Context: one part of a larger RNA
RNA sequence: AUUGAACGCUGGCGGCAUGCUUUACACAUGCAAGUCGAACGGCAGCACGGGGGCAACCCUGGUGGCGAGUGGCGAACGGGUGAGUAAUGCUUAGGAAUUUGCCCAGUAGUGGGGGACAACCCGAGGAAACUCGGGCUAAUACCGCAUAAGCCCUUCGGGGGAAAACGGGGGACUUCGGGACUUCGCGCUAUUGGAUGAGCCUAAGUCGGAUUAGCUUGUUGGUGGGGUAAAGGCCUACCAAGGCGACGAUCCGUAGCUGGUCUGAGAGGACGAUCAGCCACACUGGGACUGAGACACGGCCCAGACUCCUACGGGAGGCAGCAGUGGGGAAUAUUGGACAAUGGGGGCAACCCUGAUCCAGCAAUGCCGCGUGUGUGAAGAAGGCCUGCGGGUUGUAAAGCACUUUCAGUAGAGAAGAAAAGCCUAGGGUUAAUACCCCUGAGUCUUGACGUAACCUACAGAAGAAGCACCGGCUAACUCCGUGCCAGCAGCCGCGGUAAUACGGAGGGUGCAAGCGUUAAUC
Numbered sequence: 001a002u003u004g005a006a007c008g009c010u011g012g013c014g015g016c017a018u019g020c021u022u023u024a025c026a027c028a029u030g031c032a033a034g035u036c037g038a039a040c041g042g043c044a045g046c047a048c049g050g051g052g053g054c055a056a057c058c059c060u061g062g063u064g065g066c067g068a069g070u071g072g073c074g075a076a077c078g079g080g081u082g083a084g085u086a087a088u089g090c091u092u093a094g095g096a097a098u099u100u101g102c103c104c105a106g107u108a109g110u111g112g113g114g115g116a117c118a119a120c121c122c123g124a125g126g127a128a129a130c131u132c133g134g135g136c137u138a139a140u141a142c143c144g145c146a147u148a149a150g151c152c153c154u155u156c157g158g159g160g161g162a163a164a165a166c167g168g169g170g171g172a173c174u175u176c177g178g179g180a181c182u183u184c185g186c187g188c189u190a191u192u193g194g195a196u197g198a199g200c201c202u203a204a205g206u207c208g209g210a211u212u213a214g215c216u217u218g219u220u221g222g223u224g225g226g227g228u229a230a231a232g233g234c235c236u237a238c239c240a241a242g243g244c245g246a247c248g249a250u251c252c253g254u255a256g257c258u259g260g261u262c263u264g265a266g267a268g269g270a271c272g273a274u275c276a277g278c279c280a281c282a283c284u285g286g287g288a289c290u291g292a293g294a295c296a297c298g299g300c301c302c303a304g305a306c307u308c309c310u311a312c313g314g315g316a317g318g319c320a321g322c323a324g325u326g327g328g329g330a331a332u333a334u335u336g337g338a339c340a341a342u343g344g345g346g347g348c349a350a351c352c353c354u355g356a357u358c359c360a361g362c363a364a365u366g367c368c369g370c371g372u373g374u375g376u377g378a379a380g381a382a383g384g385c386c387u388g389c390g391g392g393u394u395g396u397a398a399a400g401c402a403c404u405u406u407c408a409g410u411a412g413a414g415a416a417g418a419a420a421a422g423c424c425u426a427g428g429g430u431u432a433a434u435a436c437c438c439c440u441g442a443g444u445c446u447u448g449a450c451g452u453a454a455c456c457u458a459c460a461g462a463a464g465a466a467g468c469a470c471c472g473g474c475u476a477a478c479u480c481c482g483u484g485c486c487a488g489c490a491g492c493c494g495c496g497g498u499a500a501u502a503c504g505g506a507g508g509g510u511g512c513a514a515g516c517g518u519u520a521a522u523c
Stems, first nucleotide, its partner, number of pairs: 001522003005519005012370006018363002020328001025326003029323003034073003039070002042066002046064003049060004080281003089206007098198002103194008111145001113143002120135006151160003166185005173178001207253003214244003219241008256278004260271004283304005306317004334360001336359003342356001343354004373403004383394004407464001409459004417450001422444002425441005467512005472493003478507005488495002
């Protein structure tokens, strides 16, 4: 000088930060990932409409909409933790044998069929979790056929392979349900390029121990084969006998790495909280499935430990998400508000979800700022302390007088964080079209958790606001009383055994100040 600090005493306000460093210990409860009816069949509940009925009520997907279900996208992001890892990691610089959903640009298509399975209905089993059988049905679910510019394979002759629709407008016709055709939007298929993300390889750097000196058999290399998105002993069969090591292999211990942080004139040393990048993990161990992407924190399966339910047959669970609880500990916060902003997921959109995030609450934990009054005031008051008894000191300090009102308090007023989206219009694009849709502009209507906020104004009154450590030397600051090697102090030297500036108290002083000391730790 510094700290994610703790402890003791004390404590007025604000701004900005920070807050389980220990048991990767165990977790009650709530929330943290949904969304789409403009993919689909439908209709449990709600509202509206229609029908029946005196009424209670019943019927009716007709409409708004929508529980459960099929399907799509997301759930691989965001959030947490640092157990493991000394190199399958990280940092820097390169590389070639790869992939990449959504996004951007280009090219070519989007024709015609089929069979199912949920939901639903019926039945059965079970305490439950849930499961089983039969029957009906739709799709952007699933499967063939056709076509193939480009694509893949090829012995260069040839061979192989795709798709999905939905919505808005116009509309001949109409059995009033719809609708040929056309147009726009959004999708779908194939392929090329890009962007972004990811996988892989190489080199160099990356803690301590030699009281660890040898280590290695898929080991090192080759050939054939397999496997992967992809190179490769990645795997396998055969062949060769290699490969690493005092420039420290192997083994043991410790540890996430970096940008950075602290210190220091620097070189260096120590550290790796918050924020940002990468990695690893998700009760412990193993495994794959789905998918563009996982070997997947709030998915699945198996094994194990633990907890819970049970009708004893069997089941359920995983806070190192946000709060919160117990435990451990010197020690670390609310079971808060809002999606208003920023961002993310879904959706044409409206919108929905979002413990990400933005805010608020708690804590002097830190940094910064402000205040606790200002001026005047000698009778140098009283009181305290000291005294050589004259006085000295506390001390202009107080009182008194004259002012001010920051902050806190009360009342009033009050920006910015809000731009969009929606509605209505003008121009342009698209188009057969003055529809629809898109872009740009004008107008209009709203949307704020924070918030009883910031800032401003008024009111009253010095009113509500100072402590802590130290005073032998180092080291700024001295006397008295008590104690008597006791009680005690102490960072080092050392104080205390009857005149202690060193112990305890008091007066006085010194230093910092809403803090001050102590302890711990680093330079």